[in-house]
Molecule: Bacterial RNase P class A
Organism: Rhodobacteraceae bacterium ASP10-04a
RNA sequence: GCGGGGGGCUGGGCAAUCGCGAGGGGCAACCUUCGAGGAAAGUCCGGACUCCCUGAAACAACGGUGCCGGGUAACGCCCGGCGGGGGCAACCCCAGGGAUAGCGCCACAGAAAAGAGACAGCCUUGCAUGCAAGGUAAUGGUGAAACGGUGGGGUAAAGCCCACCGCGCGGCUGGUAACAGCCGUGGCACGGCAAGCCCCACCGGGAGCAAUGCCAAAUAGGAGCCGCAUAUGGGCCGUUUCAGCCCCGCAGGUUCGGGUUGGCAGCUAGAGGGGUCUGGUAACAGGCCCACGAGAUGAAUGAUUGCCCAAGGUUGCGUAGGAAACUACGUUAUCCUGGACAAAAUCCGGCUUAUAGGCCCCCCGCGCAC
Numbered sequence: 001g002c003g004g005g006g007g008g009c010u011g012g013g014c015a016a017u018c019g020c021g022a023g024g025g026g027c028a029a030c031c032u033u034c035g036a037g038g039a040a041a042g043u044c045c046g047g048a049c050u051c052c053c054u055g056a057a058a059c060a061a062c063g064g065u066g067c068c069g070g071g072u073a074a075c076g077c078c079c080g081g082c083g084g085g086g087g088c089a090a091c092c093c094c095a096g097g098g099a100u101a102g103c104g105c106c107a108c109a110g111a112a113a114a115g116a117g118a119c120a121g122c123c124u125u126g127c128a129u130g131c132a133a134g135g136u137a138a139u140g141g142u143g144a145a146a147c148g149g150u151g152g153g154g155u156a157a158a159g160c161c162c163a164c165c166g167c168g169c170g171g172c173u174g175g176u177a178a179c180a181g182c183c184g185u186g187g188c189a190c191g192g193c194a195a196g197c198c199c200c201a202c203c204g205g206g207a208g209c210a211a212u213g214c215c216a217a218a219u220a221g222g223a224g225c226c227g228c229a230u231a232u233g234g235g236c237c238g239u240u241u242c243a244g245c246c247c248c249g250c251a252g253g254u255u256c257g258g259g260u261u262g263g264c265a266g267c268u269a270g271a272g273g274g275g276u277c278u279g280g281u282a283a284c285a286g287g288c289c290c291a292c293g294a295g296a297u298g299a300a301u302g303a304u305u306g307c308c309c310a311a312g313g314u315u316g317c318g319u320a321g322g323a324a325a326c327u328a329c330g331u332u333a334u335c336c337u338g339g340a341c342a343a344a345a346u347c348c349g350g351c352u353u354a355u356a357g358g359c360c361c362c363c364c365g366c367g368c369a370c
Stems, first nucleotide, its partner, number of pairs: 001366010012308007020035006037341001041352002044350005049208004054243006062204005067081005082096001083094004097199002102197002104193003119140002121136007148165006167186008212265004222256005227250002233247004273290007309339001311337003316331006
């Protein structure tokens, strides 16, 4: 200097005038403080909070997660490792338990797709110039994938034999573990898909701030149907056990119809934010200090003017290349354009998606110079 990888911050600024919403002060006029995001988005996870299912337990159904360890209120999230894959590397990716519990699928092509198989080819024998019988899976072909790989010996050929790898079984060492390494042994040989059903382990009620509570006001204590029951019974549950409660007409279901569309709370002081110290590889945890930063309700934060600025274009100038036209880089005056994705509505922790431009840090590779 070029290319690549990982992470962080910001995402216009200042001033004036007018206009909005909330808090505080004030009798009022008015004064003062604050006033959208890193994703506020998607509504995909997890919760706080509120109400409902009668309570507890077990089982079932349904759903979710899926290597190990740690973090967290919790998670399907985050951190660190292990294994596998991609890349020269930094680094990135993985819907990562089980194929010997069972079932199912692997189109077409191919001889043959899980106990399958001989098409071409090769070898032996017989007859004879092409048939028959037997052997083979090294070579070739098909395919996403063909029942171990490489090398040697031997043979027609083949784990037929041997060495190493690989695979199964047994053991030792290291590690909390997932796993890794080593030793011995050997039938030298029975694929893939579970993001197919399934098996295993663990986890899980439902609905949601339009939850819910209070005040005020108004109406029709409405009508019909079904079902159940008339109690030694029946119901509240997917099934049981234990308990509790309800029904002597309604423990239930359903259709039609009427009133309420107002106000207050919930509503923002927190699993929160900033700084610093300690522990930890880290995620994070703890201590101390500091600050309180939108709470609207048809839904506030806008408009105008001026200046500055990120970025781009134009023109001029300089450097390099070039015959020239022109191209690339740098710089300056003027002029023009102009700032992405986008908007709270109960709140928080994550994930995912979108994002013009600018700045910073670390790492890898290549080239050059000292």